The prediction has a mean pLDDT of 82. This is a predicted structure of a 98-nucleotide RNA (SAM riboswitch aptamer (S box leader)) from a bovine gut metagenome.
Parts: sequence; structure tokens; C1' cells
RNA sequence: CUUAUGAAGAGUGGUUUAGGGACAGGCCCGAUGAUGCCACGGCAACCUGCAUAUAGCUGCAAGGUGCUAAAUCCUGCGGAAGUUUUCCGAAAGAUAAG
Repeated sequence: CUUAUGAAGAGUGGUUUAGGGACAGGCCCGAUGAUGCCACGGCAACCUGCAUAUAGCUGCAAGGUGCUAAAUCCUGCGGAAGUUUUCCGAAAGAUAAG
């Protein structure tokens, strides 16, 4: 850079110590210990393996990743309806594969 996916799902212990949730605003989490790291679990099924298996589809497994507060926590830019809210599409960011 390209393509695909995002309201589903899944936590305990040890350790560390004041911040953390990408950024900005909001709103949350946090000394009743957040965040990070480690161990052991778990979720999911992108790649992978198997199923006569080349392509597509489907199923099973879980080797490589990923994830395990809140919709990607919400909004951010544009549009539509409507009346201060809802919807749609982008952007940005994340993950996977190339």
C1' cells in the first nucleotide's frame, strides 16, 4: 500500500505502582490496586491442517497470529431524516492475510 472484519464471545493468580482507555473532546476505569509484565485458563476462527481436497462451499481441529471493561466506549468528516435525536457512508485507529 491492497483486501477483509468490528453492537457476538472470553479471567483468575502473582508481580509492578499511578495513571489508563491510540489521538482531541466527552464519558468511564483506577490505592477495594487500574496500566504494564509473567503464569495458567478462556474466546474467536484471519492464516494453517484434515475431511478423495486443485478452486469454491461446508464441517472438524487449534499449529501461526489476535483478543479476553464498556459497540473500535461515544463523538470527530460528509449526507439524510428529524428536532437536539436517529440512521447511512467515509476518515482515523485495530487485527489478519498478501